[in-house]
RNA sequence: AAAAUUCUUCGGGGUUGGGUGUGAUUCCCUACUGGCGGUAUAGUCCGCGACCCGGGGCUGCCUGAAUGAGCGGCUCCGGCUGAUCCGGUGAAAGCCCGGAACCAACAGUACAGUCUGGAUGGAAGAAGAAUAUC
Numbered sequence: 001a002a003a004a005u006u007c008u009u010c011g012g013g014g015u016u017g018g019g020u021g022u023g024a025u026u027c028c029c030u031a032c033u034g035g036c037g038g039u040a041u042a043g044u045c046c047g048c049g050a051c052c053c054g055g056g057g058c059u060g061c062c063u064g065a066a067u068g069a070g071c072g073g074c075u076c077c078g079g080c081u082g083a084u085c086c087g088g089u090g091a092a093a094g095c096c097c098g099g100a101a102c103c104a105a106c107a108g109u110a111c112a113g114u115c116u117g118g119a120u121g122g123a124a125g126a127a128g129a130a131u132a133u134c
Stems, first nucleotide, its partner, number of pairs: 002133001004131007017029003031114002033104002035048004043102002052079010063068001084100005106117003
């Protein structure tokens, strides 16, 4: 210094002010937020993760004489998955600067990106340690 194995830690933000209403942080006006890797610095490009749906493998509990049925856990594969333009600078920008737009799972509830909940969860990944090797 490189790759490998094992382990540890970390790993998502946001409803201000007003209106209507019996009731809304959910409607209307306004305000606010932006996971991870790549690339000229990105919520809107390319890719990934989360949520949701389907399937396979292993496994626990329970029931049964048994194939098996029911309820879970781990893991793998597949599907689904939103939104940007104009001008400027530059060798190069859908990433910078200026301007104007747009988007945001599921369940609950007066219709939710921002409240509550699954979630003191999981994960893309980031940092570090140890081991043996070159």